[in-house]
RNA sequence: UGGGUCGGUGAGACGGUCGCGUCGCGCAUCGCUUGCGAUGUCGCGCCGAGGAACGUCCGGGCUCCGCAGGGGAGAACGGUGGCUAACGGCCACCCGGGGCAACCCGCGAGAAAGUGCAACAGAGAGUAGACCGCCAGUCGGGAGUAUUUCCGGUCGGUAAGGCUGAAAGGGUGGUGUAAGAGACCACCGGCGUCCGUGGCGACACGGGCGGCCAGGUAAACCUCGUUCGGAGCAAGGCCAGACAGAGGAUGAUGACGCGCCCCGCCGAGUCCUCGGGUAGGCCGCUAGAGGGUGUCGGCAACGGCAUCCCGAGAGAGAUGACCGUCGCCCGGGAAACCGGGAGACAGAACCCGGCGUAUGAUCCGGCCCAUUCC
Numbered sequence: 001u002g003g004g005u006c007g008g009u010g011a012g013a014c015g016g017u018c019g020c021g022u023c024g025c026g027c028a029u030c031g032c033u034u035g036c037g038a039u040g041u042c043g044c045g046c047c048g049a050g051g052a053a054c055g056u057c058c059g060g061g062c063u064c065c066g067c068a069g070g071g072g073a074g075a076a077c078g079g080u081g082g083c084u085a086a087c088g089g090c091c092a093c094c095c096g097g098g099g100c101a102a103c104c105c106g107c108g109a110g111a112a113a114g115u116g117c118a119a120c121a122g123a124g125a126g127u128a129g130a131c132c133g134c135c136a137g138u139c140g141g142g143a144g145u146a147u148u149u150c151c152g153g154u155c156g157g158u159a160a161g162g163c164u165g166a167a168a169g170g171g172u173g174g175u176g177u178a179a180g181a182g183a184c185c186a187c188c189g190g191c192g193u194c195c196g197u198g199g200c201g202a203c204a205c206g207g208g209c210g211g212c213c214a215g216g217u218a219a220a221c222c223u224c225g226u227u228c229g230g231a232g233c234a235a236g237g238c239c240a241g242a243c244a245g246a247g248g249a250u251g252a253u254g255a256c257g258c259g260c261c262c263c264g265c266c267g268a269g270u271c272c273u274c275g276g277g278u279a280g281g282c283c284g285c286u287a288g289a290g291g292g293u294g295u296c297g298g299c300a301a302c303g304g305c306a307u308c309c310c311g312a313g314a315g316a317g318a319u320g321a322c323c324g325u326c327g328c329c330c331g332g333g334a335a336a337c338c339g340g341g342a343g344a345c346a347g348a349a350c351c352c353g354g355c356g357u358a359u360g361a362u363c364c365g366g367c368c369c370a371u372u373c374c
Base pairs, nucleotide, nucleotide: 001370002369003368004367005366006365007364008363012326013325014324015323016322017321018320020048021047023045024044025043026042027040028039029038030037031036032035050345054356055355057354058353059352060351061350062232063231064230065229069262070261071260074228075227076226077225078224079093080092081091082090083089094108095106096105097104098103109223110222114221115220116217117216131162132161133158134157135156137154138153139152140151141150142149143148170188171187172186173185174184175183189213190212191210192209193208194207195206196205197204198203236283237282238281239280245274246273247272248271249270250269254266256264257263290309291308292307293306294305295304296303297302328341329340330339331338332337
C1' cells in the first nucleotide's frame, strides 16, 4: 500500500422563544361540615418514545383458578462445562466441515432394536452380486514329434483384475492356492477393549491386546435422555347505578389437578334455551430480576461490594415549529473565512430478559495474507 476478516460508535451538544401532555405548587371561582372537593381561554416549575418501541417467536414477573399425584398423549431441546429468575438465550471449550490464515459454519445423543428411502447406470446398493473375466472336472472338434495348446457346450469354484456409479463390503506388500480370497502374515487405517499421562468434563496424546472389518440417511418414522398445571392486563379488584325474570336438564351432576384415563380432594350447585338492565368512575399503571460511576473476582458471559440517581404513564390516546453558538459532511481558498447540506428504519399502552426482521451519515480499532521500503 492492497485485499480479507472481526468488532466499536452512532446523524449531535448547549441555550432561548412560542405551542402540546401528565403531575406538583400558586391564583381565581363555586360547593360544603373552615378544611376538603370540583372547575379553569390563568401563572410558575420538573419531566415527556426506541435500538429496535416492529414480529408476537421463546422465557419469566404479576393476577385468578381451593390443594398441583400417577399414567397416557403431545410439544420443545439434544457435545462438555459455566452464567441467569428462566429460556429454544449468552459465554468459554471439545469434535466435525470450509478456508493459506485471521475467521466462519453446525437441528453436534443412537444406524450392532425395528421400519423406510436412495432416480438412472450397473452383475450387484446391505449381511447384495456374476456381465466381461480367472481356474478345475467332463464331452465334442482342430493343430501338433511329445509335453501341450486353441474353440465350443455343460457343471463346479472364485470375487484378486475390469465395467457402472455420488458411493461396490478397508489399503499396500507378501505367503498360500487349480485359480483366488483377511484364508494367513507384516505395516497402515477404522472399530472394540484395557492401561498410562493431561483435563472439572466433552476429549486429546501415547502404549498393549483382538482379524472384529456389518456403507449412507434419523432438519425420514423411530429409540434414548432432559424439561413442561391452565388461562391471561380485554388477567384481576373496588365504587356507583339500573333491571324482570321464565322454562328445561342434572342431583354426587359439577370445579381443580394438561382437552383423555385412573386416583385424590372439595362441594350444592352446575349446564342449556328465551327475555330484561348496565358498558360509568377509580385501582391494577410504573421504585424495578432498575440505571450510572468506581472497585474486586472471573479467559468470558456475568457476579459481589461501595456510592449516587428516580428520567412518559397516556386513556381516542400528548412532544411541533423557529432562532443562535459549537460540532460533523461536501465544495472553494495558502489561511482566515465563504457557500451549501444532514436525518434512514420507524413511534410506548402492565413490566422485564432474549431471539428474529428493517435500517442510519460520520468515523475508530484489532487480527490475517500478499507486496514494497527502511
Molecule: Bacterial RNase P class A
Organism: Leucobacter edaphi